[in-house]
């Protein structure tokens, strides 16, 4: 010097499923998988619902974060994208700056 890894910040992208129970409450309580399964505020609606902003978490082209195919196929489960297949199939945020080193490689100098 460069690579790798880790980390901090900036900018951007993304999801929030399944089961049971209860009801003046409404992402409730318990359970499953997971990094994350709704932490805060607000709105609409009326039934365990939808939306917005913020937060947490994950991911950012070296991209399996996430979406589509998909009301897909096989297995398992109380049930679910729960696991595997589909599949390196198609799409997906255009990659900025600072720091650290126990590491790899190269160059230089000294002993």
């Nucleotide at each position: 010097a460069u690579c790798a890894u880790c980390u901090c910040g900036a900018a951007g992208g993304g999801g929030a499923g399944c089961u049971u129970u209860u009801a003046u409450c409404c992402u409730a309580a318990a359970g499953c998988u997971g990094a994350g399964a709704g932490g805060a505020a607000g709105g609409u609606g009326g039934a365990a619902a939808c939306c917005u902003u913020c937060g947490a978490c994950c991911c950012u082209u070296u991209g399996a974060a996430c979406c589509u195919g998909a009301a897909c196929c096989g297995g398992a489960u109380a049930a679910u994208a729960c696991c595997g297949g589909c599949g390196g199939a198609g799409g997906g945020a255009u990659a900025c700056g600072g720091g650290a080193u126990a590491g790899g490689u190269g160059c230089a100098a000294a002993a």